[in-house]
Molecule: RNase P RNA; transfer RNA
Organism: marine sediment metagenome
């Protein structure tokens, strides 16, 4: 110069004029005033995944279902994150990985090919053995074969070398594979050694198999309180309704459902103190825990964070909370720090 | 705010064990008619909403977007 990996910040600064919430005062009820605090984000987003948190049973049991998939840990929990292994991709520093099982077993491989999987042979090679004919050169039949060529996305272990009539793991060396055994490692896996002449293609984001996981709804959950109807009248049902959501089971309630007829939809809470935040010290390769100290940092409900002057830079992207947390994923104009690489 | 759908030719829709994307209305041009409709015959039109995967091959199988709808008769 180039380039990788972490991490941080997301215009400042100042005056003015608003908005919303909380405290405290004043007025004495106008939801007004006056002084203090506090007021988006690294994604608040997508709503993909996991918790928490409320109902229903402190969610039981069974059968359909859905998820996950290399090992070992961290975690309230995971599809998340850490270290490690195996592949692949780069000079490298480093990034990528749906990465259990195809000798349980079922489907599937269109078209071309002989054959797409219980196996078979188009163009080749071969004519040793075995029969037959012959003009003595050979042809023909039974046959052998799978190197070569073709065909496909894929063709029944790969190179060389002997061997053969021509061939072929046939035999051998290496390489690759299965299968025992040793060794090192918690483990995945690695490496060493023997052993088998090759186990028999390809797909599991096809169904399936194995291993472990998962109850269902969702703050419009769900609780009070007020008002307003009422123990209105009539039939039905108990092998019945509601929880209950794909079925049984089962468990908890006891009224449920139709006609007539009459009548609410407004308010508090939940709502922000939390698997918080920062700083320091221990541990651990790390994700991460632990112990002190310290601080309180949005909570609206038609729903607040905004206008304008001024000055500086580097001229300011995506993008606005709604119960709340840890992830993933997409969007994002630039700037700064740190380690490394070549 | 949560919740569940859909996207295929200009419109309306099909396409299943993944195997050449098709119909019907409209378009254009021809034929019949003096003209026109009507009816016949042909063409044409396609990144199956975009990106990546997995497979030999993907509308179809997964994931990650982007658009739309459903709205008090989806949920107080």
């Nucleotide at each position: 110069g180039a380039g990788u990996u972490g991490g941080c910040c997301a215009g400042g600064c100042a005056g003015u004029c608003g908005c919303u919430u909380c405290g405290u005062c004043g007025u004495a009820u106008g939801u007004c005033g006056g002084c203090g605090g506090g007021g988006a984000g690294g994604a608040a987003a997508g709503u993909c995944c996991g918790g928490g948190c409320u109902c229903c049973a402190c969610a039981g049991g069974g059968c359909a279902g859905g998820g996950u998939g290399c090992c070992a840990g961290g975690u309230a929990a995971c599809g998340c994150c850490u270290g490690g292994g195996g592949g692949g991709c780069g000079u490298a520093a480093g990034c990528c990985u749906a990465c259990g099982g195809a000798a349980a077993g079922u489907g599937c491989c269109a078209c071309a090919g002989a054959a797409a999987a219980c196996a078979u042979a188009c163009c080749g090679c071969c004519u040793a053995c075995g029969u037959c004919c012959u003009u003595c050169g050979g042809g023909a039949c039974c046959g052998g074969u799978a190197a070569g060529g073709g065909u496909g996305a894929a063709a029944u272990g790969g190179u060389g070398c002997g061997g053969u009539a021509a061939g072929a793991g046939c035999g051998c060396a290496c390489c690759g594979c299965g299968c025992c055994g040793g060794u090192g490692g918690u483990a995945a896996c690695a490496c060493c050694g023997g052993u088998g002449g090759c186990a028999g293609g390809g797909u599991a984001a096809a169904c399936c198999c194995c291993a472990c996981c998962c109850g269902g709804a969702g703050c419009a959950a769900g609780a009070c309180c007020a008002a307003a109807u009422a123990g209105g009248g009539g039939a039905a049902c108990u092998u019945c309704g509601u929880g209950c959501g794909g079925c049984c089971c089962g468990c908890a309630u006891g009224g449920u459902u139709c006609c007539c007829g009459g009548g609410u939809a407004g308010g508090u809470c939940g709502c922000u103190u939390g698997a918080g935040g920062u700083g320091u010290g221990u541990g651990g390769u790390g994700a991460c825990a632990c112990a002190c100290a310290u601080c309180c940092c949005a909570g609206a409900u038609g729903a607040a964070u905004g206008g304008c002057u001024g000055u500086c830079c580097a001229u300011g992207a995506c993008a606005g909370a709604a119960c709340c947390c840890g992830g993933c994923u997409u969007a994002u104009c630039g700037g700064c720090c740190a380690a490394c690489u070549c | 705010g949560g919740g569940c759908c859909g996207u295929u030719a200009g419109c309306u829709c099909a396409a299943u064990u993944g195997g050449c994307a098709g119909a019907g209305c409209a378009a254009g041009g021809g034929a019949c008619u003096c003209u026109u409709a009507a009816u016949c015959c042909c063409u044409a039109g396609g990144u199956u909403g975009g990106a990546g995967g997995u497979u030999c091959g993907a509308u179809u199988c997964c994931u990650c977007c982007a658009c739309g709808g459903c709205u008090c008769a989806c949920c107080a």